Notes:
This is a predicted structure of a 71-nucleotide RNA (transfer RNA) from Schismorhynchus labialis. Model confidence (mean pLDDT): 80 of 100. It is recorded under the gene name trnQ. Its Rfam family is "tRNA". The family's RNA type in Rfam is transfer RNA.

RNA sequence: UAGAAAGUGGUGUAGUGGGAGCGCUAAGGGUUUUGAUCUCUUGGGUAUGGGUUCGAGUCCCAUCUUUCUAA
Numbered sequence: 001u002a003g004a005a006a007g008u009g010g011u012g013u014a015g016u017g018g019g020a021g022c023g024c025u026a027a028g029g030g031u032u033u034u035g036a037u038c039u040c041u042u043g044g045g046u047a048u049g050g051g052u053u054c055g056a057g058u059c060c061c062a063u064c065u066u067u068c069u070a071a
Base pairs, nucleotide, nucleotide: 001070002069003068004067005066006065007064010024011023012022013021018054026042027041028040029039030038047063048062049061050060051059
């Protein structure tokens, strides 16, 4: 310099335009003499800005960040 991919809770990761989920973690409760284990509940998220659409995590454009390939 050219091309490609990714960005979703604290962390990792799904999501075929109509219900935003799962594991771990965090807080609280139950069990336990205490701790561990087990169990129940709760909190927390779509990189930013526009556009299309009745409706966008998803489609389009720009920007930012990261990664990969080639030179």
The sequence is in RNAcentral, with records from ENA.